[in-house]
Description:
The part of an RNA shown here (large-subunit ribosomal RNA, domain II) has 682 nucleotides and comes from a Minisyncoccota bacterium. The source organism's lineage runs through Bacteria, Bacillati and Minisyncoccota.
Context: one part of a larger RNA
RNA sequence: GUCUGCGAGUUAAUCUUAGUGGCCAGGUUAAGGGAGAAACACCCGAAGCCGUAGCGAAAGCGAGUCUGAACAGGGCGUACAGUCGCUAGGAUUAGACACGAAACCGUGUGAGCUACCCAUGGUCAGGGUGAAGCGAGUCUAAUCACUCGUGGAGGCCCGAACCUUUCAAUGUUGCAAAAUUGUGGGAUGAACUGUGGGUAGAGGUGAUAUGCCAAACGAACUCGGAGAUAGCUUGUUCUCCCCGAAAUAGCUUUAGGGCUAGCGUCUUGCGUUUAGUAUUGGAGGUAGAGCACUGGAUGGGCGCGGGGGCUUACUGCUUACCAACCCCAACCAAACUCCGAAUGCCAAUACUCCAGAGCAAGGCAGUCGGACUCCGGGAGAUGAGUUUCGGGGUCGAAAGGGAAAGAGCCCAGACCAUCAGCUAAGGUCCCCAAAUAUGAGCUAAGUGGGAAACGUUGUGAGAUUACUGAGACAACCAGGAGGUUUGCUUAGAAGCAGCCAUCCUUUAAAAAGUGCGUAACAGCUUACUGGUCAAGUGAUCUUGCGCGGAAAAUGUAACGGGGCUAAGCUCAUUACCGAAGCUAUGGGUUCCAACGCAAGUUGGAGCUGUAGGGGAGCGUUCCAUGCGCCACGAAGGUUGAUCGUAAGAACAGCUGGAGUGCAUGGAAGUGAGAAUGCAGAC
Numbered sequence: 001g002u003c004u005g006c007g008a009g010u011u012a013a014u015c016u017u018a019g020u021g022g023c024c025a026g027g028u029u030a031a032g033g034g035a036g037a038a039a040c041a042c043c044c045g046a047a048g049c050c051g052u053a054g055c056g057a058a059a060g061c062g063a064g065u066c067u068g069a070a071c072a073g074g075g076c077g078u079a080c081a082g083u084c085g086c087u088a089g090g091a092u093u094a095g096a097c098a099c100g101a102a103a104c105c106g107u108g109u110g111a112g113c114u115a116c117c118c119a120u121g122g123u124c125a126g127g128g129u130g131a132a133g134c135g136a137g138u139c140u141a142a143u144c145a146c147u148c149g150u151g152g153a154g155g156c157c158c159g160a161a162c163c164u165u166u167c168a169a170u171g172u173u174g175c176a177a178a179a180u181u182g183u184g185g186g187a188u189g190a191a192c193u194g195u196g197g198g199u200a201g202a203g204g205u206g207a208u209a210u211g212c213c214a215a216a217c218g219a220a221c222u223c224g225g226a227g228a229u230a231g232c233u234u235g236u237u238c239u240c241c242c243c244g245a246a247a248u249a250g251c252u253u254u255a256g257g258g259c260u261a262g263c264g265u266c267u268u269g270c271g272u273u274u275a276g277u278a279u280u281g282g283a284g285g286u287a288g289a290g291c292a293c294u295g296g297a298u299g300g301g302c303g304c305g306g307g308g309g310c311u312u313a314c315u316g317c318u319u320a321c322c323a324a325c326c327c328c329a330a331c332c333a334a335a336c337u338c339c340g341a342a343u344g345c346c347a348a349u350a351c352u353c354c355a356g357a358g359c360a361a362g363g364c365a366g367u368c369g370g371a372c373u374c375c376g377g378g379a380g381a382u383g384a385g386u387u388u389c390g391g392g393g394u395c396g397a398a399a400g401g402g403a404a405a406g407a408g409c410c411c412a413g414a415c416c417a418u419c420a421g422c423u424a425a426g427g428u429c430c431c432c433a434a435a436u437a438u439g440a441g442c443u444a445a446g447u448g449g450g451a452a453a454c455g456u457u458g459u460g461a462g463a464u465u466a467c468u469g470a471g472a473c474a475a476c477c478a479g480g481a482g483g484u485u486u487g488c489u490u491a492g493a494a495g496c497a498g499c500c501a502u503c504c505u506u507u508a509a510a511a512a513g514u515g516c517g518u519a520a521c522a523g524c525u526u527a528c529u530g531g532u533c534a535a536g537u538g539a540u541c542u543u544g545c546g547c548g549g550a551a552a553a554u555g556u557a558a559c560g561g562g563g564c565u566a567a568g569c570u571c572a573u574u575a576c577c578g579a580a581g582c583u584a585u586g587g588g589u590u591c592c593a594a595c596g597c598a599a600g601u602u603g604g605a606g607c608u609g610u611a612g613g614g615g616a617g618c619g620u621u622c623c624a625u626g627c628g629c630c631a632c633g634a635a636g637g638u639u640g641a642u643c644g645u646a647a648g649a650a651c652a653g654c655u656g657g658a659g660u661g662c663a664u665g666g667a668a669g670u671g672a673g674a675a676u677g678c679a680g681a682c
């Protein structure tokens, strides 16, 4: 891992609701007893309980009573049947659907492992170093000191046994639940070790590591309390039918739990009260707008006042300073409003509509982690697949078609069947069903098929304006002069370093000079003019589609691919394809209505579904009653093309070899795929 078997809402008491039955102003027995071989059944047994009257704290009174001074007012009562069984739903108390802690307490068992201690034993190759003491000698007046010997100390040195385990490798389903190999540390000591004994869990022991106390010790193990408790996790076994949520509010040592309400379902009652639309009438201060208030804030005018300067002492004059109020113009505001919608909300009336509408009472729930998307806001960085509110939708609990793929986007809500039709979103060159459709434009970038500020003489459309057959724009040919090198400045300054001025003349035209250039001149060029040519040429604004801006990690890889110049984009038109949508045909089922004694018939509407509520069934084991089957072969096994909407059921063959079925009713150890489930087999 698979297979087979086992494996989870039970039982008792009390309460409550529903269904059903008995009796009924009553209903009912409990313990116990009688009879009996015994159990059940039967017969006694109203003690008690519930009901028949309430109110009051009570005394108490009583269809009333309490409060109260009250004959007031107010509160609770005064009509409406109960009670005892059975069955079912729920609650409470019990282990209470099953399995699961870590823990807590009590009784014992452990120091044959290990920690420390006590008693008594054992072990430590070999080598080195050479303390004290002692002897001799030298020295001295004598000690001291020195030298040479002797001596053999030490938690001394090197290093086996022994003890230990520093580092590394191997090993990691190992040789081994701690080892092996190499390399290390101690090795006469606080050394190592044998045997016997001691200390026990609220404890011991400990050169403290919270270490050790029999391979898991911040409190051992064993059995018991014990089915501890678990607001937590997991699991919870047959079928079909009807309806179908919530992820919110308040409170909570509460936030992943609960209680009540909200939202679901079932029963009973009311009977359109619901909802939508229209009309009418309301409340309101949002969007927008505005500046009348409160504030903010810009320019101008007038300018009180202030600052600076001057000045005489009088307080006057002045000012390219600041500037209130007021006026004009143009603005801003969630906590501004002279104004002010659309929606929404509250009502009335009318109409439409039968919607799984509304309301009330009662039984039973589940839900309290929500997600994304669009709209209106707050927080944040007008960040987030962020967070928090309000309104709508979808998912949640929804399959189908589209978006290549896809919970939450778009279309659309799957009762079943069909080799029928029409459509939605989205599509119609091929993958791939349907237009290589039509008409008019645009795009040249593979834009389409990723991206901003900004840039763009890419190209289309519209508008305004200037010049232009009295010849424009561009190009070419020619001219572009004189006073004059204007004046100043300067070493120089001659159109062209800089400053001031910017005239006059000849002209078709020509600046006291547009740009290069020179040391300064020179030189080139422009404005301006003529000619050649010949018809449009500039500038600005708005707008469509493009272009640049544009760099990432496996492999083209930013159309789903092929590929496309339309098979791209815009506008318009006609066809077609396209879903579990709609229609058609047949069938099932639920509810409602009509008809019917009933069975049912006809018509209408419905039938996605998690938590959850309700309804109807299938099957297993046993019991009772009735009817059966079976050696001419029961159950079980196995094969099969049968029946039923399903759980399931029949029949036939083979096998098997002794029991077993159906109907009605009853009782449950009553249904297995999941619980890191339990046992066995492989």
Base pairs, nucleotide, nucleotide: 001682002681003680004679005678006677011094012093013092014091015090016089017088018087019086020085021084022083023082026050027049028048032044033043034042054061055060064076065075066074067073097235098234100232104225105224106223108221109220115199116198117197118196119195120194121193122192123191124189126158127157128156129154133150134149135148136147137146138145162186163185164184167182168181169180170179201217203213204212205211210219238617239616240615241614242613243612248261249260250259251258252257262367263366264364265363266362267361268360269359270358272355273357275352276351277350278349279348280347281346282345288339289337290336294333295332296331298329299328300327301326305322306321307319308318309317310316370395371394372393373392374391375390376389377388378387379386400411401410402409415587416586417585418584420583421582422581426577427576428575429562430561431560435574437573438572439571440570441569442568448564454548455547456546458545459544460543461542462541463540464539465538466537467536475532476531477530478529479528481505482504483503487499488498511526515524516523588607589606590605591604592603593602594601595600618671620668621667622666623665624664625663626662627661628660629659636655637654638653639652640651642649643648
The full RNA is in RNAcentral, with records from ENA.